[in-house]
RNA sequence: GGCGGCAUAGCUCAGAUGGCUAGAGCAUGCGGUUCAUACCCGCAGGGUCACUGGUUCGAGUCCAGUUGCCGCCA
Numbered sequence: 001g002g003c004g005g006c007a008u009a010g011c012u013c014a015g016a017u018g019g020c021u022a023g024a025g026c027a028u029g030c031g032g033u034u035c036a037u038a039c040c041c042g043c044a045g046g047g048u049c050a051c052u053g054g055u056u057c058g059a060g061u062c063c064a065g066u067u068g069c070c071g072c073c074a
Base pairs, nucleotide, nucleotide: 001073002072003071004070005069006068007067010026011025012024013023019057028044029043030042031041032040050066051065052064053063054062
């Protein structure tokens, strides 16, 4: 230098062919249970979906560019 993959909650990830309020598990806080702790059960907080544009009535999803990480080739 060329090509490809990934980027969504604190962590690990889901989100088939765009569609109506963006989710799960773990973690955290609170409550229940217990003599108490743990397990278990319930509730809650937490997201500019990497960034900037574009397409569309509508984008986490499609398109282009940028950034970061990983890999292949030279």

Model confidence (mean pLDDT): 80 of 100. The RNA shown here (transfer RNA) has 74 nucleotides and comes from a Synergistaceae bacterium.